[in-house]
Order: sequence, then structure tokens, then C1' cells
RNA sequence: CUUCGAUAAGAGCAAACCCGGAGUGAUCCGGGGACGCAGAGCAAGGGGCCUCGAUCGUGAGGUAGCCCGGCCGCCGAA
Repeated sequence: CUUCGAUAAGAGCAAACCCGGAGUGAUCCGGGGACGCAGAGCAAGGGGCCUCGAUCGUGAGGUAGCCCGGCCGCCGAA
């Protein structure tokens, strides 16, 4: 350094749900809250799914905690 991921250590994030807000909507933001996560870090490149719109079509958006791939990263047992 690479692979790998332990009843290790120090950290980190935050599902459902509730409150407030944004949005036509999927959903997102803030607070609370923890189901869980070795990257549940970043980012829509390819799929899938969802929404709006179109109508045999052509688009726009969302989802990274759906999958594949990309970039960066803490620690160091076997």
C1' cells in the first nucleotide's frame, strides 16, 4: 500500500414515528427519536422503483438506507 472486516478501540451517521416548514407530488429541510449501518460518507454514470406530465409517447423530477459502477475516508485482529 492492497485485500479483508474482529464481541477490538476511538469516533460517526440516523429508520419508523412525532412536531414545524417547502413542494402539485414522489420527496426534502430543521428539531426530537433510534430500526439499524464497515463506510447508512460524496456524487444521479447505468439499471430498478416512485412522482408529475404526456398518450402509444418525449420529457421533467425523486430515491445513494434498492442494485452495479465511480471518488474520498477512520482503525488494524485473523
Predicted 3D model of a 78-nucleotide RNA (c-di-GMP-I riboswitch aptamer) from Desulfuromonas sp. Rfam family: c-di-GMP-I riboswitch aptamer. Rfam describes the family as follows. GEMM was predicted in a large-scale screen for bacterial structured RNA regulatory elements. Rfam links the family to the GO term cyclic-di-GMP binding. NCBI's taxonomy places the organism under Bacteria, Pseudomonadati, Desulfuromonadia, Desulfuromonadales, Desulfuromonas. Its mean pLDDT, the model's own confidence on a scale to 100, is 87.